[in-house]
RNA sequence: CUCUUAUCCAGAGUGGCUGAGGGACGGGCCCUACGACGCCACAGCAACCGGUCUACCAUCUAGGUAGAUGCUGGUGCUAACUCCUUCCUUGCGAUUAGAUUUGUGGAACAUUUUGUUCUCAAUCUGACUUCGCUCGGACAGAUAAGAC
Numbered sequence: 001c002u003c004u005u006a007u008c009c010a011g012a013g014u015g016g017c018u019g020a021g022g023g024a025c026g027g028g029c030c031c032u033a034c035g036a037c038g039c040c041a042c043a044g045c046a047a048c049c050g051g052u053c054u055a056c057c058a059u060c061u062a063g064g065u066a067g068a069u070g071c072u073g074g075u076g077c078u079a080a081c082u083c084c085u086u087c088c089u090u091g092c093g094a095u096u097a098g099a100u101u102u103g104u105g106g107a108a109c110a111u112u113u114u115g116u117u118c119u120c121a122a123u124c125u126g127a128c129u130u131c132g133c134u135c136g137g138a139c140a141g142a143u144a145a146g147a148c
Stems, first nucleotide, its partner, number of pairs: 002147007013042005021031003026085003043078003048074002050071001051069007082140001086138003091133004095127007103120001105119006
């Protein structure tokens, strides 16, 4: 480097050195000379692995499951949800076209039996256009543990 599995809406910064970029990539939007990125020191967060403790299961042993504990252990992390995004998909809402129905609905015009047009509300059908939210998945990335 590659592969497998798990997690990714929580949390946690000061100082020193250096000096112009950085947030993975494209776009957006941000951070940044009130000092970015990086390195170092100290501090902190978290609990993946390890350790310890407890309960249960299994047992000749080795162990397994669940919970707790921050431990002088191994990593990781300490701006913004992985900063936002792309594709497929479930559902909803908005948008839009048509039809129907109900209404002593509303308005205008003609006319005085009423009619026409517009409009409001409801229902149904469709378009699948655009937008927003949402279930699930794919892709990409990060970290841990393991494999080659």